[in-house]
A computed fold for a 164-nucleotide RNA, annotated as FMN riboswitch aptamer (RFN element). Of the family's consensus pairs, 96% are formed in the model.
C1' cells in the first nucleotide's frame, strides 16, 4: 500500500402564480435527481437500495381468528432521442422528450341519502317534481403531512487488530 475483522462516523433534492367558499393535488410557468459500476462524469444504459407484496421464523393469542415484528430468501419495481467532439461517451457539449414507492389529505364532478328551511314547476286543494342546501361515499401530490430523530444500497471517511 492491497487485504480480512470488529468499532465509529457520514449516507436525498425540489414551488410559485391563477381559478375557486374550498386545490401546494387541478391548470400555467418552474424546480429536484440516492448508490455502486460502466473506456470519460448517468434520474431514464447494467445493477442495488428504500417501498409494497410473498414465504420462513418469532412475540401476544387458545396450536383459532386478529395484531405486530427481525434476520434471511423469493416476487414487484418508472423513464432518451437527434446531432456534435472524441481513440472512447444513451453518461460530455447544444436541441428535444420522458419518469418518479406506500399511506393520507380530496376542488369541480360523479353517486346514494336526507329532518326542517327557501325558491321553481304543477295542482282548486291535498299532493307530486326539481333545485338551492346538508350528510356520506368515490376521484386529483415528483415538490404539503406522515411511517422517518426509522432503514438503507454504500462510501479513495476515520481508528483499533490482524495478515504480507
Nucleotide at each position: 500500500a492491497a487485504c480480512g475483522u470488529g468499532c465509529u462516523c457520514c449516507g436525498g433534492g425540489g414551488u410559485c402564480g391563477g381559478u375557486g367558499u374550498g386545490a401546494u393535488u387541478c391548470c400555467g410557468a418552474a424546480c429536484c435527481g440516492g448508490c455502486g459500476g460502466u473506456g470519460a462524469c448517468a434520474g431514464c444504459c447494467c445493477g442495488c437500495a428504500a417501498c409494497c407484496c410473498g414465504c420462513c421464523c418469532g412475540g401476544c393469542g387458545a396450536c383459532a381468528a386478529g395484531c405486530c415484528g427481525a434476520c434471511g430468501c423469493g416476487g414487484u419495481g418508472g423513464a432518451u432521442u437527434u446531432g456534435g467532439u472524441g481513440g472512447a461517451a444513451u453518461u460530455c457539449c447544444a436541441a428535444g422528450g420522458c419518469c418518479g414507492a406506500c399511506a393520507g389529505u380530496g376542488a369541480c364532478g360523479a353517486g346514494c341519502c336526507g329532518a326542517a328551511g327557501c325558491c321553481c314547476c304543477u295542482u282548486c286543494g291535498c299532493g307530486g317534481g326539481g333545485g338551492c342546501c346538508g350528510g356520506c361515499u368515490u376521484c386529483c401530490a415528483g415538490u404539503c403531512u406522515g411511517g422517518a430523530u426509522g432503514g438503507g444500497a454504500g462510501g479513495c471517511a476515520g481508528c483499533a487488530c490482524g495478515c504480507c
The sequence was found by an Rfam model in a public genome assembly. Its mean pLDDT, the model's own confidence on a scale to 100, is 79.